[in-house]
RNA sequence: AGACUAGGUUAGACAAUCGCUCCGUCAGCAAUGCCGGGGAGGAAAGUCCGAACAUACUCCUACCGUAAGGUUGGGAAAAUAGGUAGCGGGUAACGCCCGUCGUUCGCGAGGAUAGAGGUGACUACAGUGACGUCAAUGGUGAAAACCGGAGACCCCCUUCGGGGAGAAUCCUGUCGAAAGACAGGGGUGCAACGAACAAAUCCUUACCCGUAUGCAAGGCCGUGUCCCGAGAGCAAUCGAGGGAAGUGCCGCUUGAGCUCGUGAGUAAUCACUGGCCAAGAUAAAUGAUUGUCCGCGACAGAAUUCGGCUUAUCGACCUAGUCUGCAA
Numbered sequence: 001a002g003a004c005u006a007g008g009u010u011a012g013a014c015a016a017u018c019g020c021u022c023c024g025u026c027a028g029c030a031a032u033g034c035c036g037g038g039g040a041g042g043a044a045a046g047u048c049c050g051a052a053c054a055u056a057c058u059c060c061u062a063c064c065g066u067a068a069g070g071u072u073g074g075g076a077a078a079a080u081a082g083g084u085a086g087c088g089g090g091u092a093a094c095g096c097c098c099g100u101c102g103u104u105c106g107c108g109a110g111g112a113u114a115g116a117g118g119u120g121a122c123u124a125c126a127g128u129g130a131c132g133u134c135a136a137u138g139g140u141g142a143a144a145a146c147c148g149g150a151g152a153c154c155c156c157c158u159u160c161g162g163g164g165a166g167a168a169u170c171c172u173g174u175c176g177a178a179a180g181a182c183a184g185g186g187g188u189g190c191a192a193c194g195a196a197c198a199a200a201u202c203c204u205u206a207c208c209c210g211u212a213u214g215c216a217a218g219g220c221c222g223u224g225u226c227c228c229g230a231g232a233g234c235a236a237u238c239g240a241g242g243g244a245a246g247u248g249c250c251g252c253u254u255g256a257g258c259u260c261g262u263g264a265g266u267a268a269u270c271a272c273u274g275g276c277c278a279a280g281a282u283a284a285a286u287g288a289u290u291g292u293c294c295g296c297g298a299c300a301g302a303a304u305u306c307g308g309c310u311u312a313u314c315g316a317c318c319u320a321g322u323c324u325g326c327a328a
Stems, first nucleotide, its partner, number of pairs: 001324010012293007020039005026033002041299001045310002048308005053214005058076004062071003082208004086100005101115001102113004116204002120202002122194001132153003138147003154164004170185006218250003225244004231238002257276003261272004294297001
């Protein structure tokens, strides 16, 4: 210098004017106003996993009751169904993350995961295919052929027989926390896969999980609006009571929260100490216009909240590392 690998940051900037929404102080009976402050994302998306929370149901259990039953009670043992699958760790939990082993791709930095049992089944579904090749005697047949299947299947010498080499399961030893690695022995059909895309099975083992519905969960108010309306009344009208409408209020944002430092750990992560509060709307605010500058700006818009995964994404920058070439 070129080509790459892994991880991370950012997501036009500044100013002026005019708005919208939430919070706070003050003023006001109130409507509202002044001032100050907060106001989308790394994915807010897909809704694919996992949890919190809520309600209903099932079952167990405690208490009260003679009982029916009840409680702003407590909980998930078992079964069914479902899910997961090398080993170890992390986490509230996971199918996620970290480390590691095996297999596999790459010269390499590194990437991928195809990973329980191939010494379970393969009847049926799906699939080209559920697992190799050759094949004696025999049976059927006029034949072609079909059925059936003893047995053989590393290399060499000559068929008998002999010799040689040597993956795996297995045994022993060493290392490792383990998966496993290495060495030696022994030894065989030495082809071996749930199909590296898609589609689709049953059984077994170990582990996880009570089921369903999702904030339009669910709760409060019963004032207002709309509808029905017993009844009263000649009528206008009054009207007990019932119902409807997703926001009138709560749930709603302080939470498994973010972060400097220190410590433990290879890491994911955890502990301690200090600091911080950073949208909360409801037909739905988070914007518009103008000016200046640059590299001319991608995907995209919260709706109960978190942890992940996946997908979309103009560019710019940073850190660590690899290979090749050149120079010293």

Model confidence (mean pLDDT): 76 of 100. The RNA shown here (Bacterial RNase P class A) has 328 nucleotides and comes from a Candidatus Kaiserbacteria bacterium. A source record names the gene rnpB.